[in-house]
RNA sequence: ACGUUCCUUCAGGGCAGGGUGAAAUUCCCGACCGGCGGUGAGGAGUAUCGUACUCUAAGUCCGCGAGCUUUCGAGCAGAUCUGGUUAGAUUCCAGAACCGACAGUACAGUCUGGAUGGGAGAAGGAUGAU
Numbered sequence: 001a002c003g004u005u006c007c008u009u010c011a012g013g014g015c016a017g018g019g020u021g022a023a024a025u026u027c028c029c030g031a032c033c034g035g036c037g038g039u040g041a042g043g044a045g046u047a048u049c050g051u052a053c054u055c056u057a058a059g060u061c062c063g064c065g066a067g068c069u070u071u072c073g074a075g076c077a078g079a080u081c082u083g084g085u086u087a088g089a090u091u092c093c094a095g096a097a098c099c100g101a102c103a104g105u106a107c108a109g110u111c112u113g114g115a116u117g118g119g120a121g122a123a124g125g126a127u128g129a130u
Stems, first nucleotide, its partner, number of pairs: 001130001005126006017029003031110002033100002035064004042056006059098002067076003080096005102113003
């Protein structure tokens, strides 16, 4: 350096203000939020001749997770365009959009609940085939 097995810890944010109403953080105006891995031309840093390395960077690209259904085999499972730059961008820049499990309740991405749960995975430690 890399593999195996095991252990520990960590691992999700958000309705301000207003309208209607007997009642709505659920409707309406408006506000706000963005899990994990990959990709990545942006950003930051270190060394440097070239350049290399490190960190960071997508809710809508490629996958995963929670969730739902189940005959327990498995299945279902959201959303982006336009313009610009460029050899090359659904990732950069500008603009305008769109999306968000189940149960409860005046119809919920944001409240309450299952959940002191589960978990993609991240970090550290132990182990020791190569």

Predicted 3D model of a 130-nucleotide RNA (FMN riboswitch aptamer (RFN element)) from Terrilactibacillus laevilacticus. The sequence was found by an Rfam model in a public genome assembly. The source organism's lineage runs through Bacteria, Bacillati, Bacilli, Caryophanales and Terrilactibacillus. Its Rfam family is "FMN riboswitch aptamer (RFN element)". From the family's description: The RFN element is a highly conserved domain that is found frequently in the 5'-untranslated regions of prokaryotic mRNAs that encode for flavin mononucleotide (FMN) biosynthesis and transport proteins.